This is a predicted structure of a 350-nucleotide part of an RNA (small-subunit ribosomal RNA, central domain) from an uncultured Clostridiaceae bacterium.
The RNAcentral record of the full RNA draws on ENA and SILVA.
Its Rfam family is "Bacterial small subunit ribosomal RNA". Its family is annotated with ribosome and structural constituent of ribosome in the Gene Ontology.
Its mean pLDDT, the model's own confidence on a scale to 100, is 87.

Context: one part of a larger RNA
RNA sequence: CUGGGUGUAAAGGGCGUGUAGACGGGCCCGUAAGUCAGAUGUGAAAUUUCGGGGCUUAACCCCGAACCUGCAUUUGAAACUAUGGGUCUUGAGUGCCGGAGAGGAAAGCGGAAUUCCUAGUGUAGCGGUGAAAUGCGUAGAUAUUAGGAGGAACACCAGUGGCGAAGGCGGCUUUCUGGACGGUAACUGACGUUGAGGCGCGAAAGCGUGGGUAGCAAACAGGAUUAGAUACCCUGGUAGUCCACGCCGUAAACGAUGAAUACUAGGUGUAGGGGGUAUCGACUCCCCCUGUGCCGGAGUUAACACAAUAAGUAUUCCACCUGGGGAGUACGGCCGCAAGGUUGAAACUC
Numbered sequence: 001c002u003g004g005g006u007g008u009a010a011a012g013g014g015c016g017u018g019u020a021g022a023c024g025g026g027c028c029c030g031u032a033a034g035u036c037a038g039a040u041g042u043g044a045a046a047u048u049u050c051g052g053g054g055c056u057u058a059a060c061c062c063c064g065a066a067c068c069u070g071c072a073u074u075u076g077a078a079a080c081u082a083u084g085g086g087u088c089u090u091g092a093g094u095g096c097c098g099g100a101g102a103g104g105a106a107a108g109c110g111g112a113a114u115u116c117c118u119a120g121u122g123u124a125g126c127g128g129u130g131a132a133a134u135g136c137g138u139a140g141a142u143a144u145u146a147g148g149a150g151g152a153a154c155a156c157c158a159g160u161g162g163c164g165a166a167g168g169c170g171g172c173u174u175u176c177u178g179g180a181c182g183g184u185a186a187c188u189g190a191c192g193u194u195g196a197g198g199c200g201c202g203a204a205a206g207c208g209u210g211g212g213u214a215g216c217a218a219a220c221a222g223g224a225u226u227a228g229a230u231a232c233c234c235u236g237g238u239a240g241u242c243c244a245c246g247c248c249g250u251a252a253a254c255g256a257u258g259a260a261u262a263c264u265a266g267g268u269g270u271a272g273g274g275g276g277u278a279u280c281g282a283c284u285c286c287c288c289c290u291g292u293g294c295c296g297g298a299g300u301u302a303a304c305a306c307a308a309u310a311a312g313u314a315u316u317c318c319a320c321c322u323g324g325g326g327a328g329u330a331c332g333g334c335c336g337c338a339a340g341g342u343u344g345a346a347a348c349u350c
Base pairs, nucleotide, nucleotide: 004321005320006319007304008303012318014201015200016199017198021194022193023192025088026087027086028085029084030083031082033081034080035077036076037075038074039073040072041071042070048066049065050064051063052062053061054060091191092188093187094186095184096183097182098181103177104176105175106174107173108172109171110154115149116148117147118146119145120144121143125136126135162169163168206247207246208245209244210243211242215241216240220236221235222234223233258317259316260315261314262313263312266295267294268293269292270291271290272289273288274287275286276285299306300305323350324349325348332343333342334341335340
């Protein structure tokens, strides 16, 4: 390479957008690059195969045929691929009419709670634990009442509910803004799918500059526990957590399951939309589309399980795997302020 694979054995890129490339709907006409057929030339001889022949045989030698699967030229065929032209609407997109949503960005507002401050009441404890102690408190704490300050997060609603490509998104209002869905069938007329590179987004932690800091809390200090206790428990507590701007670019970034299209029994919830039957009137009954769950048949699977949201049946494109350790290490390149990231071996060893 071929072949085989990627839910859990090694293996799906964290997610999008999209370049090259690869692949691509129905009908008609043309061309003839691929494709197919014929002819001609060439494809040295020896070798090889087959049929003969010659040395007594064989090896060996000679003759004839085949083969040399190829290439070039030329004449044709036109189903398929390609290509040029035309056309169509079902793929795709646009328009119009609707309703749903924690989708995104910014600004403003609200109540509960914690903490702190001020004042009142009030007196000896509070706090904490397995038990304690450190700690706080007669300079009046804890408790309780009133007022104030400030930061962060939004109870109930809340739901295998919703939205988003993923990361993720949850108090309320306003402004700006993306996408999906249902209905319609007016418009375009294959405009599609995938996507190496590229570009963008990307939890938490971390980094830079400037703010902010209520609670929580790495580090750190003290008290306990213990043989010890650089821990688990307790009292404190700084970075950080929050905001703005700029980096970082990684996660069990998980459904451990790439994207797209088509097809293949059913049953039952739920979210959004539509249609119908009956009726005075659909919340109830039936049907369709989109999403999200559970159960289950065929089929698949090593088994577990998956099962129209496939891990079934097929096609297209991308990514990735090839024994364990060494090692996601070394070296080099690229990126980064750094931390480090990315690409990524070998010796040796079992």